[in-house]
RNA sequence: CUUAUCCAGAGUGGCUGAGGGAACAGGCCCGACGAAGCCACAGCAACCAGGCCCGAGAGCCAAGGUGCUAACUCCUGCCCAGUGGGGAGAGAUAAG
Numbered sequence: 001c002u003u004a005u006c007c008a009g010a011g012u013g014g015c016u017g018a019g020g021g022a023a024c025a026g027g028c029c030c031g032a033c034g035a036a037g038c039c040a041c042a043g044c045a046a047c048c049a050g051g052c053c054c055g056a057g058a059g060c061c062a063a064g065g066u067g068c069u070a071a072c073u074c075c076u077g078c079c080c081a082g083u084g085g086g087g088a089g090a091g092a093u094a095a096g
Base pairs, nucleotide, nucleotide: 001096002095003094004093005092006091011041012040013039014038015037019030020029021028024077025076026075027074042069043068044067047065048064050061051060052059073090078087079086080085
């Protein structure tokens, strides 16, 4: 850069100790009943790789490489619409 997906799902323990929810702004939340980070184990999902089935597509199994485990990607920001939403942009993940 291209393509696809993003209203589902899934947390405990140890170390540590004050911030965190990508960035900016405005909100709204989480946090000493322990944030972020690191480690261990567990779990979720099924993009890629693998297996089965099939005329093909779809589907099924499994979990090796990633990813993820508060809140829709926490919400809004720009355009359309006019309170229901749709699109864009940005971001995240995967494959190339």